[in-house]
Source information:
This is a predicted structure of a 73-nucleotide RNA (transfer RNA) from a Chloroflexota bacterium. It matches the Rfam family "tRNA". Gene Ontology term of the family: triplet codon-amino acid adaptor activity. Rfam classes the family as a transfer RNA. It was read from a public genome assembly.

RNA sequence: GGGCCGGUAGCUCAGCUGGUAGAGCAGGGGACUUUUAAUCCCAAGGUCGCAGGUUCGAAUCCUGCCCGGCCCA
Numbered sequence: 001g002g003g004c005c006g007g008u009a010g011c012u013c014a015g016c017u018g019g020u021a022g023a024g025c026a027g028g029g030g031a032c033u034u035u036u037a038a039u040c041c042c043a044a045g046g047u048c049g050c051a052g053g054u055u056c057g058a059a060u061c062c063u064g065c066c067c068g069g070c071c072c073a
Stems, first nucleotide, its partner, number of pairs: 001072007010025004019056001028042004049065005
């Protein structure tokens, strides 16, 4: 330098044919009793890597760039 895969909540990951984003865990609050904790309930938490383009509408499609991994040179 080229090809492929990936980047979504603090972490690990879903997200269908484009219709406006979720789960588990962690953290916060509460209930309970079996108390270094477990179980249950509640709420909160997002620049969907960045910038453009297409579209009524983009995490999703297109272009460029950034970061990580693998392969080739």